[in-house]
């Protein structure tokens, strides 16, 4: 100078005039505050409300290497194992297929109780019988099929061959050492268990009661209905009691309780809060002090217009609240790190 990785922050500034939301004041005025990193998808976790008391049983979902943080998590940090990269680093659905069912297309002899197309081998055995060829057989080294074929590579061995020996790698396995642990060295035995597939069913651990702020609380008209008290002079009437009358009750006024609908108050923003700081920590975070007030509408606000300036400004607008994560996002800045080639 170029190519990178990684982490963190910005997200047009300034300043006038008018609105529009809250909140406070000395209240037809004035002051202060007013959208984000994602408010966004609503995918996970909590908080907070209400049914309800969730104990067993089944079912079901959901995570799935280790350890550690947190209110919690499927989220974070460290950290092993795998893979990709020269590296800086990045990626990982990474518990079990030596429980038990299914499945593996096409090709191939065989796709799983192994098996034998091409080939390889005729050492024993028998048959023609000179060479040599048949039968019986042996074999999986080599070709050949497929993503995949019962461990790999060299030697030895042998008829040809084969863990049939042996070395080493790889497996399993059993002790040491180290490490909280996942795992990692290392030493010894086992010639070696049988192919993949669990984001197939299943198994193992381990977590999970539902609804959700239109949750849920309070005030609290109008109609209509429901309980209770009181009151009804006189004459009717209707229902009800009764076979029929007289009674009596009920229909009627007044009040007064309860629920409850429009509608209205709250839930509603100060809380796992945010900045500094000191300490513990490799970090994720924790613990002490200090300091701050930071949006709260409910038909629903955050605007509109001017003037300067730049690099002409992306995605995009809160709705109970709060950690996550996931997607979208012109353009711009820090910082630490790698590789490459150049001076010096």
């Nucleotide at each position: 100078a170029g190519a990178g990785u990684u982490g963190g922050c910005c997200g047009g500034g300034c300043a006038g005039u008018c609105g529009c939301u809250g909140c406070c004041g000395u209240a037809u005025c004035g002051g202060c505050a007013g959208a984000g990193g994602a408010a966004a998808g609503u995918c996970c976790g909590g908080g907070c409300u209400c049914c309800g008391c969730a104990g067993g049983a089944c079912g079901g979902g959901a995570u799935g290497c280790c350890a550690g943080g947190u209110a919690a998590c499927g989220c974070c940090u460290g950290g092993g194992g795998g893979g990709c990269g020269c590296g800086a680093g990045c990626c990982u659905a990474c518990g079990g297929a030596a429980a038990g069912u299914g499945c593996c297309g096409c090709a191939g002899a065989a796709a799983a109780c192994a098996u034998a197309c091409c080939g390889c081998c005729u050492a024993a055995g028998c048959c023609c019988u000179u060479g040599g060829g048949g039968c019986c057989g042996g074999u999986a080294a080599g070709g050949g099929u497929g993503a995949a074929a019962a461990g790999g590579u060299g030697c030895g061995g042998u008829a040809a061959g084969a863990g049939c020996g042996c070395a080493c790698c790889g497996c399993g396995u059993u002790g040491c050492c180290g490490g909280u642990a996942a795992c990692g060295g290392u030493a010894g035995c086992g010639g070696c268990a049988g192919g993949g597939u669990a984001a197939a069913c299943c198994c193992c651990a381990u977590c999970c009661g539902g609804a959700g702020c239109a949750a849920g609380a309070c005030c609290a008209a109008a109609u209509a209905g429901g309980g209770g008290a009181g009151u009804g002079c006189c004459a009717g009437c209707g229902u009800g009691u009764g076979g029929u009358c007289c009674g009596c009750a009920c229909g009627g006024c007044u009040c007064c309780c309860g629920g409850g609908u429009a509608g209205g108050u709250u839930g509603c923003u100060a809380c796992a809060g945010g900045c500094g700081u000191a300490c513990g920590g490799c970090g994720a975070c924790a613990u002490g002090c200090g300091c701050c007030g930071c949006a709260g509408a409910u038909g629903a606000a955050u605007g509109a217009c001017u003037g300067c300036c730049c690099u002409u400004g992306a995605c995009a607008g809160a709705a109970c609240c709060c950690g996550g994560c996931u997607u979208a996002c012109a353009g711009g800045c820090c910082a630490a790190c790698u590789c490459u080639c150049u001076a010096u």
Source information: Bacterial RNase P class A from a Candidatus Competibacteraceae bacterium, 344 nucleotides, folded computationally. A source record names the gene rnpB. Its Rfam family is "Bacterial RNase P class A". It is annotated as a ribozyme. The model forms 92% of the base pairs in the Rfam consensus. The organism belongs to Candidatus Competibacteraceae, within Bacteria. The sequence is in RNAcentral, with records from ENA.